[in-house]
Molecule: transfer RNA
Organism: Actinomycetota bacterium
RNA sequence: GGGCGCGUGGCGCAGGUGGCUAGCGCGCGUGGAUCACAACCACGAGGUCGUAGGUUCGAGUCCUACCGCGCCCA
Numbered sequence: 001g002g003g004c005g006c007g008u009g010g011c012g013c014a015g016g017u018g019g020c021u022a023g024c025g026c027g028c029g030u031g032g033a034u035c036a037c038a039a040c041c042a043c044g045a046g047g048u049c050g051u052a053g054g055u056u057c058g059a060g061u062c063c064u065a066c067c068g069c070g071c072c073c074a
Base pairs, nucleotide, nucleotide: 001073002072003071004070005069006068007067010026011025012024013023019057028044029043030042031041032040050066051065052064053063054062
């Protein structure tokens, strides 16, 4: 330098062919239960989806550039 993949709440991941309020598990908080703790049950907080543009009535989901990480080639 070229090619490919990935980048979604603290962590690990889902989100076929774009459609209406972005989910799951763990973790966290509050309450319940317990003599108490853990497990368990209920409720809740937390992301605008790497960044910036573009397409579209509408984009996490398509296009472009850039950034970061990984792999391959030179």